[in-house]
RNA sequence: GGGCCGUUAGCUCAUUUGGUAGAGCGUCGCUAUGGCAUAGCGAAGGUAAUCGGUUCAAAUCCGAUACGGUCCA
Repeated sequence: GGGCCGUUAGCUCAUUUGGUAGAGCGUCGCUAUGGCAUAGCGAAGGUAAUCGGUUCAAAUCCGAUACGGUCCA
C1' cells in the first nucleotide's frame, strides 16, 4: 500500500426483508426476611464510530473517513 470482517445501553451481544431499538449481566427503587443471601416486580441508561448521499422512511442500502482484527505484498 491492497483485500476481507467488525464498530448498537456500563459489559457481552441480538435486531432475517429498509417501517416502534431489544436481551442477558450490571446499576437504582419497591416487596417478601429479624438481617443477609436469594427470588419477584418496576425504573433509569442509546443522536446505532464520524460525515455525506439514496429514500416518504436508514442501525440496515451506497461513498468517504477513523479505530480494531485478519490475510497478502
Source information
A computed fold for a 73-nucleotide RNA from a bacterium, annotated as transfer RNA. Its Rfam family is "tRNA". The RNAcentral record of the sequence draws on ENA.